[in-house]
RNA sequence: AACGAACGCUGGCGGCGUGCUUAAGACAUGCAAGUCGGACGGUUCUGUUAUGAUAGUAAUAUUGUAAUAGGAUAGUGGCAAACGGGUGAGUAACACAUAGGUAAUCUACCUUGGAGAAGGGAAUAACUCCGCGAAAGCGGAGCUAAUGCCAUAUAUGCUUACCAGUUCGGUAUCGAACAGUAAGAAAAGGAUGGCCUAUGCUUGCAAGCUAUCGCUCUAAGAAGAGCCUGUGCCCCAUUAGUUAGUUGGUGAGGUAAUGGCCCACCAAGACGAAGAUAGGUAGCCGACCUGAGAGGGUGAUCGGCCACAUUGGAACUGAGAUACGGUCCAGACUCCUACGGGAGGCAGCAGUCGGGAAUUUUCCGCAAUGGGCGAAAGCCUGACGGAGCAACGCCGCGUGGGUGAUGAAAGCUUUCGGGUUGUAAAACCCUGUUUAGCAGGAGGAACACUUGAGAGUGAAUAACUCGAUAGUUUGACAGUACUGCUAAAGAAAGGCACGGCUAACUCUGUGCCAGCAGCCGCGGUAAGACAGAGGUGCCAAGCGUUGUUCGGAAUUACUGGGCGUAAAGGGCGCGUAGGUGGGCAGGUAAGUCCUGUGUAAAAUACCCAAGCUCAACUUGGGGGGAUCAUAGGAAACUACUUGUCUUGAGUUCAGGGGAGGAAAGCGGAAUUUCCGGUGUAGCGGUGAAAUGCGUAGAUAUCGGAAAGAACACCUGUGGUGAAGACGGCUUUCUAUUCUGAAACUGACACUCAAGCGCGAAAGCUAGGGGAGCGAACGGGAUUAGAUACCCCGGUAGUCCUAGCCGUAAACGAUGGGAACUAGGUGUGGGAGGUUUUUACCCUUCUGUGCCGAAGCUAACGCAUUAAGUUCCCCGCCUGGGGAGUACGGCCGCAAGGUUGAAACUCAAAGGAAUUGACGGGGGCCCGCACAAGCGGUGGAGCAUGUGGUUCAAUUCGACGCAACGCGAAGAACCUUACCUGGGUUUGACAUUCCAUCAUGUAGUCUGCCUGAAAGGGUAGAUGACCGUUAAACCGGAAGUUGGAACAGGUGCUGCAUGGCUGUCGUCAGCUCGUGUCGUGAGAUGUUGGGUUAAGUCCCGCAACGAGCGCAACCCCUACCUUUAGUUGCCACCCCCUAGUAAUAGGGGCGCACUCUAAAGGGACUGCCUCGGACAACGAGGAGGAAGGUGGGGAUGACGUCAAGUCCUCAUGGCCCUUAUGCCCAGGGCGACACACGUGCUACAAUGGCUAUUACAGAGGGUUGCCAAAUCGCGAGAUGGAGCUAAUCCCAAAAAAGUAGCCUCAAUUCGGAUCGAAGGCUGCAAUUCGCCUUCGUGAAGCCGGAAUCGCUAGUAAUCGCGCAUCAGCCAUGGCGCGGUGAACACGUUCCCGGGCCUUGUACACACCGCCCGUCACACCACGAAAGCCAGUUGUACCCGAAACUUCCCCGUUUACGGGGAAAACAAGGUAUGGUUGGUAAUUGGGGUG
Repeated sequence: AACGAACGCUGGCGGCGUGCUUAAGACAUGCAAGUCGGACGGUUCUGUUAUGAUAGUAAUAUUGUAAUAGGAUAGUGGCAAACGGGUGAGUAACACAUAGGUAAUCUACCUUGGAGAAGGGAAUAACUCCGCGAAAGCGGAGCUAAUGCCAUAUAUGCUUACCAGUUCGGUAUCGAACAGUAAGAAAAGGAUGGCCUAUGCUUGCAAGCUAUCGCUCUAAGAAGAGCCUGUGCCCCAUUAGUUAGUUGGUGAGGUAAUGGCCCACCAAGACGAAGAUAGGUAGCCGACCUGAGAGGGUGAUCGGCCACAUUGGAACUGAGAUACGGUCCAGACUCCUACGGGAGGCAGCAGUCGGGAAUUUUCCGCAAUGGGCGAAAGCCUGACGGAGCAACGCCGCGUGGGUGAUGAAAGCUUUCGGGUUGUAAAACCCUGUUUAGCAGGAGGAACACUUGAGAGUGAAUAACUCGAUAGUUUGACAGUACUGCUAAAGAAAGGCACGGCUAACUCUGUGCCAGCAGCCGCGGUAAGACAGAGGUGCCAAGCGUUGUUCGGAAUUACUGGGCGUAAAGGGCGCGUAGGUGGGCAGGUAAGUCCUGUGUAAAAUACCCAAGCUCAACUUGGGGGGAUCAUAGGAAACUACUUGUCUUGAGUUCAGGGGAGGAAAGCGGAAUUUCCGGUGUAGCGGUGAAAUGCGUAGAUAUCGGAAAGAACACCUGUGGUGAAGACGGCUUUCUAUUCUGAAACUGACACUCAAGCGCGAAAGCUAGGGGAGCGAACGGGAUUAGAUACCCCGGUAGUCCUAGCCGUAAACGAUGGGAACUAGGUGUGGGAGGUUUUUACCCUUCUGUGCCGAAGCUAACGCAUUAAGUUCCCCGCCUGGGGAGUACGGCCGCAAGGUUGAAACUCAAAGGAAUUGACGGGGGCCCGCACAAGCGGUGGAGCAUGUGGUUCAAUUCGACGCAACGCGAAGAACCUUACCUGGGUUUGACAUUCCAUCAUGUAGUCUGCCUGAAAGGGUAGAUGACCGUUAAACCGGAAGUUGGAACAGGUGCUGCAUGGCUGUCGUCAGCUCGUGUCGUGAGAUGUUGGGUUAAGUCCCGCAACGAGCGCAACCCCUACCUUUAGUUGCCACCCCCUAGUAAUAGGGGCGCACUCUAAAGGGACUGCCUCGGACAACGAGGAGGAAGGUGGGGAUGACGUCAAGUCCUCAUGGCCCUUAUGCCCAGGGCGACACACGUGCUACAAUGGCUAUUACAGAGGGUUGCCAAAUCGCGAGAUGGAGCUAAUCCCAAAAAAGUAGCCUCAAUUCGGAUCGAAGGCUGCAAUUCGCCUUCGUGAAGCCGGAAUCGCUAGUAAUCGCGCAUCAGCCAUGGCGCGGUGAACACGUUCCCGGGCCUUGUACACACCGCCCGUCACACCACGAAAGCCAGUUGUACCCGAAACUUCCCCGUUUACGGGGAAAACAAGGUAUGGUUGGUAAUUGGGGUG
């Protein structure tokens, strides 16, 4: 895009089309083929005329006969019924299409020409009578007619035979025309109308004449049919051989006609890889759908052909049938029956049942068109014309148009401002398609009939035929189309979609549920994807879904694909058919090309017009179309043919190379075994061992012997071969190949289905052989196990002969041949040139490698040895799995090979390359990473945190490093979030509104009652601000009470978030712009060579630059200078006091020093030597307080971990709202079998205790630090000087030093625990604080596996201070100084990290991915004893009807009956083939 569609939702009108795709299933009922009386005899009805009979007095009534006119019609007869209409079962075929042939034929009706139609005959239906039967129907006797039937006559012509005749044409046979001879075959002179001119009788009729129709013979035409031929026409080779009337001949038969069409005889042929035969499927075509086309699919409606008519068979009639609405027989089914017997065939139109997803009215009419019959009127016609039903399709129309902003209400949404539905609505003004009503109203109608001017035939004014004019009449549809008028916006819109593809977005609900989904994929609490809503988009009386076909799909590739690695080159060769094929010349004309002619029906399609208002639709005209046939022409190319050529190919000659093949023989080294000697305790083996061998003498070593197998070095991306493959030496046989120069043949060539041969290893059969090695097997190890890797043994096998097998990653994963297309450089084998010769060098041929240009390639790569550019031939591929499996065939002794599917299942599988990540890969390099050291933890007691447990609650968070002395720089109340209990509800806190209260409001103060408190209740006193006012009880503000919005939440979500933080990591990295390279992802830069702490710097480089990081800039510290000296300092100098003095204290002067705190300096590889690329830089040195970033701090790139935090804060969403909010008391966060982390104190003599003597830094202090002094053993108390601090205080530094005691002991170590008595803080110390004194005196004697920190003023050790804080559970945290080490060979290893490189099937990235069994569930398939069904072959049995032949009988020409023969449908029996279904059980496969 399309559809004969179906389903869902919806549905106003009209036009034109279409409508059982399934059960060729079964059918009730009605209709669908009749007509002709002008072919015939009857019958019957009506009228008229004539004439009787009977009754009656008569009128009249009843009933006959004859003639005549008209109507109807059963039968005989003629024509039609073979058309029209339906269906597509069968059919793979001359069925169909197309082009031809028929010289091998037929043809009723129709048209034209010619000739004729004589005289006779016998029957029969109808009818009458009789009979049988339920019926259907039938029989007998008798009568009769014809355009029914029959013989005879005639024959222009016709047919047959003869005639070897003439002319013409054609050809495999022959045909046509003209002559001649012989034989043979016709008819209805019937029907109707008219006339009486000659004849007859009777006016009129008959004969006759005439007109029309009909009849016979014949020749043509038109149209139709039969037969034959070329070409075209589906799938399967897992169908490869088929065929006995089969193929052909001769003769006879048969037919309209050819022919094995049939028969007899003869011959043995015929078909087939260009697909026979068998199987499956199917009506074919014009056309229809799609497509740019080529193609692909389809074969409804319309048209042509074929086939069929319940199934099978058969003929009859006829011009035509093997006959849809005929006959006979057989089968199945249905119906009727009196059980004896009969009837039937909707795949005609309607209709019914059934089947199905699904397909209409038991309608009207012959008015039109067409058909049959008829002389005609006319009759018949479910053909046809129409209407009905169905949105089934196509086309058209409508559901209103204009104005209309307060952008109404309402809905939805919102950032609460608004936005949107939306000019949409309302409202106002219009219009009137459709609809409704009323009125009018076509065209389709031409014929026919009557009339009959005129014309023809005719003897004719008759009749008949043609016929102008005039008249009459015919419509199913249907009062329809159409037109007018009236009314009224009044009655007429939905469906689907809105994550991307794909036009269209939000809210709510839901919460991996419910659901969606064409593909990708959505949904796990903020879903643009589910459901609903609003909005939007698309189409519109439809819209979606499903199904099917084509397209996109170059995804079967003719146009127009591929095969190194994605699927795909056969393992290799030889070679038949086939395909393809060198140069020149001549011929032919099959292919090819051109031109003409014929046909290619109509419809369709295309173009141009026309008709319905347009369109769909219909009509007219035009043009085009073949792979067709035929005639003529051209001759380049292909082909065929003739001749010729040498360059392709081959042969001969000369020379050369080689693990080419086969056979026979020979050789040495080594291994093993055996024999002998020497010799003694081990050998062997491994990562380490053990099994094993060995005192019965091994291993080792020497000599000898045997046997088998393999051939070191040479040996080489060297050689040979088609491939597999081939390696000691010699000989014989044999094949191939290269080079050189001539000669010869003259296209002999290339490729290659089928076929044939070769073909590693393993394996098989038979017979040998067997040293070493060595599947299986045994043992020893390893291991969780170890049916393995390692070790000790060891059988088949490996070897030979003969024969099978026929496969390999049989690989260059690259078929063979030919030609062309830059080079460079090795190497094997030749030849030539140069050279005196060799060598080198140059040229060339043929092999074999590497690197590379163009080109090709998805990339990798290939590149004269192509994967480049072309030609020829073969093989092969078409998503992954199932599966190289199953079944079948072929091969094989077997193993198995070869050929080779499907169901089912998945949305991927795969290639190449890229970036990462990873590796028990590689290289380089860092880090207290290891190592080297020092000290710890892990054991003890205690402190503290966590888990667990417990509890009313033990609030919450943090969980590897990177949670666990963490949030918490202070849990007795408070904190506090938890629990129990008691209260409270606009609230403890904010803002706003409404109402209310006031002779005292807010606030403040004092009481009382109740209560644990909070709270509740209550009494009294005092008493404010602004404005106005004389003042206020007025107004405002503030407030009480009540109410409404709201407050409040340490409630949830850190996986909705901001902010902040941790971590890799202070690791050296992370990126960008431009350029360049690449199809692209990306790369380059950033890699490389050095160097650094560093992507630090230098050099190089298709890169050049830049940014964030590094470093530096900042702070502290180490040295110096300058400035400035109070509260700091006191060297010099002066004074005072004490002392004999040294000296000490105090006060000045002073600012030198120390110090303080501001500004500067200083260090930069600057200098020297050496190394290095003369660089960067490194090593050493000098100087210097400091030396190579001097030491420390602050500073944390791009990012990672959905890392941590909603309980700091902020915040979306959700949740609570007399409670999850707020207040209060008490309790809990402090529990305790236990486990872990972090610490403190120790275990002691480098120590403890006592006494004594020194030396800091940095901090803090007014709700504070607190001195002296006094009291107390002490904690502390009293006290109150000084200090808002370089001034006073905390404040004593401690380790150290000196002296003494302790003497190795659970102690004078250690201090837990417990008792008693006290102190301090605080409202309060019980749960649950700290401190003091006295007493008590636990574990612990240096710590298992494991593990932590530290590289210098560091570790270790010693004390001091501060924050939080009433106090303190601080042994914690953050700082400060004192004393003050040891060690680093080095980078193999552990951990972490950086750079480069490599592999990858990983990308959630190795905590990845992923294989197989087993267990369970489901699904499809294979095998299977069998069972069932279909189809088909063969043999036999049986054998209806009909045809033919023969015989008999009847009737007597014909015909009928009976019998027989041959042949035959259905059926039966037996036995095969094949297909399908099913099956206990069983096998693998797929999915979960």

Annotation: Predicted 3D model of a 1488-nucleotide RNA (small-subunit ribosomal RNA) from an uncultured bacterium. Rfam family: Bacterial small subunit ribosomal RNA. Rfam links the family to the GO terms ribosome and structural constituent of ribosome. The coordinates come from a structure-prediction model, not an experiment, and the mean pLDDT is 82. The RNAcentral record of the sequence draws on ENA.